[in-house]
RNA sequence: CAUUGAAAAAGGCAAACCAGUUGAAAGGCUGGGACGCAAAACCACCGGUCUAAGGGGCGUUUGUACCUAUGAUAGCGGGGAUGCCAUU
Numbered sequence: 001c002a003u004u005g006a007a008a009a010a011g012g013c014a015a016a017c018c019a020g021u022u023g024a025a026a027g028g029c030u031g032g033g034a035c036g037c038a039a040a041a042c043c044a045c046c047g048g049u050c051u052a053a054g055g056g057g058c059g060u061u062u063g064u065a066c067c068u069a070u071g072a073u074a075g076c077g078g079g080g081a082u083g084c085c086a087u088u
Stems, first nucleotide, its partner, number of pairs: 002088001004086002012037002017032006035075001042080002045078003048073003054068003057064002
């Protein structure tokens, strides 16, 4: 430097759910909690998925079941750059 994650050690993270908080929502954050995870640490570049405030469409209007990401997801996959232990 590269391969692999069978067993082991030091440890690490934390799904659902609950409480608080934030946001238009999806979702985020904090605490509790553990389903799982060898990158379940980081980055929205590609594909996917979720949401639709604003904008558009429709409507005379109150509205709206339609479209749209500039919002979100790194615990959906790929990719990028980095890292612990063991292994060959």
Annotation:
Predicted 3D model of an 88-nucleotide RNA (c-di-GMP-I riboswitch aptamer) from Shewanella sp. SNU WT4. The sequence is in RNAcentral, with records from Rfam. NCBI's taxonomy places the organism under Bacteria, Pseudomonadota, Alteromonadales, Shewanellaceae, Shewanella. The prediction has a mean pLDDT of 88.